[in-house]
RNA sequence: AACUUAUCAAGAGUGGCUGAGUGACUGGCACGAUGAAGCCCGGCAACCUGUUUUUUCAAGGUGCUAAUUCCCGAUAGAUGAGUG
Numbered sequence: 001a002a003c004u005u006a007u008c009a010a011g012a013g014u015g016g017c018u019g020a021g022u023g024a025c026u027g028g029c030a031c032g033a034u035g036a037a038g039c040c041c042g043g044c045a046a047c048c049u050g051u052u053u054u055u056u057c058a059a060g061g062u063g064c065u066a067a068u069u070c071c072c073g074a075u076a077g078a079u080g081a082g083u084g
Stems, first nucleotide, its partner, number of pairs: 002083007013041001015040003021031003025073001027071002042065003046062003049058002069076001
């Protein structure tokens, strides 16, 4: 790479650097110099993990941090865990 499986209506920035794009894709509709993406810091707590012992806490491994996966569509996508 590929396969299996679970989840995707909750939650989370008035910060710093930087400077033009972004929301996977199609069609829409939005966001953006009153600062996009990215990086850092902060934050959240979905899965694993630890703790507690049955639902609470922690934040170690991932993840996430506009809009229901932004909406529609698809033999779609994303993330975790496992197999290999």
Record summary:
SAM riboswitch aptamer (S box leader), 84 nucleotides, folded computationally. It matches the Rfam family "SAM riboswitch aptamer (S box leader)". Its family is annotated with regulation of gene expression in the Gene Ontology.